[in-house]
Context: one part of a larger RNA
RNA sequence: CUGGGCGUAAAGAGUACGUAGGCGGAUCGUUCAGUUAGGGGUGAAAUCCCGGGGCUCAACCCUGGAACUGACUCAUAAACUCCUGGUCUAGAGUUCGAGAGAGGUGAGUGGAAUUCCGAGUGUAGAGGUGAAAUUCGUAGAUAAUCGGAGGAACACCUGUGGCGAAGGCGGCUCACUGGCUCGAUACUGACGCUGAGGUACGAAAGUGUGGGGAGCAAACAGGAUUAGAUACCCUGGUAGUCCACACCGUAAACGAUGAAUGCCAGUCGUCGGGUAGCAUGCUAUUCGGUGACACACCUAACGGAUUAAGCAUUCCGCCUGGGGAGUACGGUCGCAAGAUUAAAACUC
Numbered sequence: 001c002u003g004g005g006c007g008u009a010a011a012g013a014g015u016a017c018g019u020a021g022g023c024g025g026a027u028c029g030u031u032c033a034g035u036u037a038g039g040g041g042u043g044a045a046a047u048c049c050c051g052g053g054g055c056u057c058a059a060c061c062c063u064g065g066a067a068c069u070g071a072c073u074c075a076u077a078a079a080c081u082c083c084u085g086g087u088c089u090a091g092a093g094u095u096c097g098a099g100a101g102a103g104g105u106g107a108g109u110g111g112a113a114u115u116c117c118g119a120g121u122g123u124a125g126a127g128g129u130g131a132a133a134u135u136c137g138u139a140g141a142u143a144a145u146c147g148g149a150g151g152a153a154c155a156c157c158u159g160u161g162g163c164g165a166a167g168g169c170g171g172c173u174c175a176c177u178g179g180c181u182c183g184a185u186a187c188u189g190a191c192g193c194u195g196a197g198g199u200a201c202g203a204a205a206g207u208g209u210g211g212g213g214a215g216c217a218a219a220c221a222g223g224a225u226u227a228g229a230u231a232c233c234c235u236g237g238u239a240g241u242c243c244a245c246a247c248c249g250u251a252a253a254c255g256a257u258g259a260a261u262g263c264c265a266g267u268c269g270u271c272g273g274g275u276a277g278c279a280u281g282c283u284a285u286u287c288g289g290u291g292a293c294a295c296a297c298c299u300a301a302c303g304g305a306u307u308a309a310g311c312a313u314u315c316c317g318c319c320u321g322g323g324g325a326g327u328a329c330g331g332u333c334g335c336a337a338g339a340u341u342a343a344a345a346c347u348c
Base pairs, nucleotide, nucleotide: 004319005318006317007302008301012316014201015200016199017198021194022193023192025088026087027086028085029084033081034080035077038074039073040072042070049065050064051063052062053061054060091191092188093187094186095184096183097182098181099180103177104176105175106174107173108172109171110154115149116148117147118146119145121143125136126135162169163168206247207246208245209244210243211242215241216240220236221235222234223233258315259314260313261312262311263310266293267292268291269290270289271288272287273286274285275284276283277282278281297304298303321348322347323346330341331340332339333338
C1' cells in the first nucleotide's frame, strides 16, 4: 500500500468562510484522453516455474521450454468517465408578498435589592455559628422612616420555548444590521458539495494601557475546628469580576456523535408559517424547527432509531498497546503566562 475503525474501548479539528485539489443533475451530438478487442517488434543474461541431463545423492551445475502479468507502437469499439458543442429544470440561486425570534452593534432609559453618606426617631446590644470567637456598637450600632450617591445584575413572564456557525444571547425603548421560515408566480440555467494550506470568529481565567469599583471574592490577615488544619465554618479583604482599546486562542469548546445529499414503519407533544372544513377554536393536511417513545435495521453491550449510531455516495480531519508524554529538542506565534507542531531512549 491493501485492510479495519473514530457516541462510551485509541480516534470528529471549538466553529465557520474559502484557495488549490477531489467529487458532481437530466438529455442530444462531437472527439477518443482514460477504458476496450487484436497485431508488431521489444521486455539482456542470471534468478523463479516446468521437462531432460551431469557431479554416488543433495545443495550446485548444464541444457530446452514457459514466463517476464510491463512499457512502446499500429490499429478497433464508442456504452461509461473526461474534453467539446447544444438543450432542459428536479439541485443551487434571484424576484415579489407575508412572518417569528434573549441573532449582532451603538445610544438612551426603568424599577426592586445590596452597600455607603446625611437627617431626625430610639436604646443596649447587634453579627455570626453545630457551639463560639474574631468583628460592629453608649464617639449611639442593630431595627424602623425620609432624602441622596454609586456600581453591578435584570425577579415574575421562563417553557426538554426561541435565535445564532460555534462560543453564546434574557428589564424596556430607539437607530443601524446579519441570518432564517412560509406562500406565490416569473427569471438564471448545474452557477453545486467538500475543503490540504489560509483567513475570520472563539466561554472563563490571564496580560497591557486608561477608567470604574456597589456586591461577590483567588491571594492575604484574624477567629474557630483539629493530634495538626497552610482546608472545610466564621469575620474582614486585594487582584479580579464591570467599561474602552489591544493581546491571549484554550475548555468535559459535549450530542464526548465532521460537513453535504438521497432512501428507509409509526405514535404522541411543542414552536413558526400555509391550505381546507366548519361548530370560531377545533379537526384534517402540508412545509420548516425542537423533543419523548417505538418497528425494521444497526450495536460488544449500553443504547441509536427520518434530528441515526440504519442503507448508500462524495470530500475533509483523526486513530494504531500502557507508561515515558501531549513531555524534551527544534520551528512558528505571544509582552508574559504559555499555545501550537511533536519525538526518542528506557520500561511493562

The part of an RNA shown here (small-subunit ribosomal RNA, central domain) has 348 nucleotides and comes from an uncultured prokaryote. Rfam family: Bacterial small subunit ribosomal RNA. Its mean pLDDT, the model's own confidence on a scale to 100, is 88.